[in-house]
Predicted 3D model of RNase P RNA and transfer RNA as a complex of 432 nucleotides.
Its mean pLDDT, the model's own confidence on a scale to 100, is 76.
It holds a member of the Rfam family "Bacterial RNase P class A". It is annotated as a ribozyme.
RNA sequence: UGAGUAAAUCGGAUGAUCGCAUGCUUAUUAAAGCAUGAGGAAAGUCCGUGCUCCAUAGGGCAGGAUGCUGGAUAACGUCCAGUGGGGGCGACCCUAAGGAUAGUGCAACAGAAAUAUACCGCCUGGCACUAACUGGUUUAAUGCCAGGUAAGGGUGGAAAGGCGAGGUAAGAGCUCACCAGCAGCUAGGCGACUAGCUGGCUCUGUAAACCCCAUCUGGAGCAAGACCAAGCAGGGACUAAAAAAAGGUGGUGGCCCGCUACCGUCCCAAAGGUAGGUCGCUAGAACUUAUUGGCAACAAUAAGUCAUAGAUAGAUGAUCAUCUGAGACAGAACACGGCUUACAGAUUUACUCAUCAA
RNA sequence: GUACCCAUAGCUCAAUUGGAUAGAGUGCUUGACUACGAAUCAAGAGGUUGGGGGUUCGAUCCCUCCUGGGUACA
Numbered sequence: 001u002g003a004g005u006a007a008a009u010c011g012g013a014u015g016a017u018c019g020c021a022u023g024c025u026u027a028u029u030a031a032a033g034c035a036u037g038a039g040g041a042a043a044g045u046c047c048g049u050g051c052u053c054c055a056u057a058g059g060g061c062a063g064g065a066u067g068c069u070g071g072a073u074a075a076c077g078u079c080c081a082g083u084g085g086g087g088g089c090g091a092c093c094c095u096a097a098g099g100a101u102a103g104u105g106c107a108a109c110a111g112a113a114a115u116a117u118a119c120c121g122c123c124u125g126g127c128a129c130u131a132a133c134u135g136g137u138u139u140a141a142u143g144c145c146a147g148g149u150a151a152g153g154g155u156g157g158a159a160a161g162g163c164g165a166g167g168u169a170a171g172a173g174c175u176c177a178c179c180a181g182c183a184g185c186u187a188g189g190c191g192a193c194u195a196g197c198u199g200g201c202u203c204u205g206u207a208a209a210c211c212c213c214a215u216c217u218g219g220a221g222c223a224a225g226a227c228c229a230a231g232c233a234g235g236g237a238c239u240a241a242a243a244a245a246a247g248g249u250g251g252u253g254g255c256c257c258g259c260u261a262c263c264g265u266c267c268c269a270a271a272g273g274u275a276g277g278u279c280g281c282u283a284g285a286a287c288u289u290a291u292u293g294g295c296a297a298c299a300a301u302a303a304g305u306c307a308u309a310g311a312u313a314g315a316u317g318a319u320c321a322u323c324u325g326a327g328a329c330a331g332a333a334c335a336c337g338g339c340u341u342a343c344a345g346a347u348u349u350a351c352u353c354a355u356c357a358a
Numbered sequence: 359g360u361a362c363c364c365a366u367a368g369c370u371c372a373a374u375u376g377g378a379u380a381g382a383g384u385g386c387u388u389g390a391c392u393a394c395g396a397a398u399c400a401a402g403a404g405g406u407u408g409g410g411g412g413u414u415c416g417a418u419c420c421c422u423c424c425u426g427g428g429u430a431c432a
Stems, first nucleotide, its partner, number of pairs: 001354010012323007020037007039329001043340002046338005051221004058257004063217005068082005083097001084095004098212002103210002105206003119153002121149008130140003161179002164176003180202001182199007225279004234268005247263005286305008359431007368384004377415001386402005408424005
């Protein structure tokens, strides 16, 4: 100097005039003054809670979710630190990462064969035939039959661990060395796991297939819900009325048990009223700084800040001037912790690689 | 606010039990037939399965994120 990797911050500011909303003050016929006024994602609605109601309210099954270990947190499918595997020269990045000896299913085509097997091949023996050789026998090629074999070749993503050597009639973990897997022991670590030693040699893959195992899990949601005001309908059938029992109806996903409220039961239609007001509605698992503990996420303590939106047909716009990198993505509707997606441009820190110079 | 479904040739739809060359009708092009045209017959072209990523030997199909469209309840 160039190319990258990881993280963080900003994403406009100031003044004037007019206009808009909320709050406070003064005043009251109107108005006036002051203060404040959208985001890093407000988006998606993918997760988790706070809060509210069912509700006096439990247990189980089914269903659903998560899935390496240890921590953080109110909690999470999030975050931090590690371990295993994969990618990259590297800084770093990705990971849906328990179980295939609990069971069931699937693996097309190719190939002999995908829970097994012999297409080609190799070896031994026999028969037939041809050639060589002096006869006999032997050797070689071809074909058939019997037996042995799974090393070599072909197919495939995968073929009963891999590679090398020895051995064998030819072969095979048959034997040995190295490596992978499995089991056991020892050492380290909270643990996932790692390292070493020993050993029988060891039937593929797939669970984002069904499933098994471990852990967790009520439902509905601010259009939840609370209060005030106003306002509003029945018809028919059976018939005996209630203390207990029995029974029935209802009780915020389904089923069962339990608990509980009500009570003569059943049917019809989904009809009628409510378009108003107030609250919920913003002071919080809040933010900033410092110290301590921790590798970190974060926690504890102390001080400080909060007149920093609370609308409900839904508020911030226009003009001028100056500065400036700011001309992108784009507007709250109960609140917060995350994830994912969109984004012009600017700034900072640390690290890696390449080249050059001192 | 919540629960679900769909996207395939120019158009309308299949293939969904994961098996490899993704199909049918219609439309288009060419040829035959006819004086010409229609109809009919034959042949042919036309596809990154909405987009990206992942699992698997292999994905239209399974999972996840994004884009667009639709249904139902409150």